This is a predicted structure of an 84-nucleotide RNA (transfer RNA) from Ruminococcus sp. It matches the Rfam family "tRNA". Its family is annotated with triplet codon-amino acid adaptor activity in the Gene Ontology. Rfam describes the family as follows. Transfer RNA (tRNA) molecules are approximately 80 nucleotides in length. It was read from a public genome assembly. Lineage of the source: Bacteria > Bacillati > Eubacteriales > Oscillospiraceae > Ruminococcus. Model confidence (mean pLDDT): 81 of 100.
RNA sequence: GCCGGUGUGAUGGAAUUGGCAGACGUGUCGGACUCAAAAUCCGAUGGUAGCAAUACCGUGCGGGUUCGACCCCCGCCACCGGCA
Repeated sequence: GCCGGUGUGAUGGAAUUGGCAGACGUGUCGGACUCAAAAUCCGAUGGUAGCAAUACCGUGCGGGUUCGACCCCCGCCACCGGCA
């Protein structure tokens, strides 16, 4: 240099054909149980604004297509693999 793959909450990892983003688990926080703790069980858990209801933003970064994009197209970045 060329080809292919991957990039989603703190983290592992889902999301059927373009149609509610973050299921399920780990972790964390709160609670139950216990003399106390561990284990187990229950609830909560992206960001900003707001008393709240709710609104807006958010899938590596920047554009594009579309009524609508994690998903399709273009450029770039990082990592992994292959070829030279």